Predicted 3D model of a 73-nucleotide RNA (transfer RNA) from a bacterium. It matches the Rfam family "tRNA". From the family's description: Transfer RNA (tRNA) molecules are approximately 80 nucleotides in length. The coordinates come from a structure-prediction model, not an experiment, and the mean pLDDT is 82. It was read from a public genome assembly.
RNA sequence: GGGCCUGUAGUUCAGCUGGUAGAACACCUCAUUUGCACUGAGGAGGUAAGCGGUUCGAGUCCGCUCAGGUCCA
Repeated sequence: GGGCCUGUAGUUCAGCUGGUAGAACACCUCAUUUGCACUGAGGAGGUAAGCGGUUCGAGUCCGCUCAGGUCCA
């Protein structure tokens, strides 16, 4: 330098052909306990790596850029 893959909540990841952004764990509150833990109930948390394009509508499709991984040179 070139090819391919990945980028979604604090973490690990879903989200099958474009149509309301989710789960588990973690965190907060309440109940339970003498207290902690466990358990149960509830809650907060995401400009979807960035910019642009297509579309009535983009996490999803297209282009460029950035970061990581991998292969070739």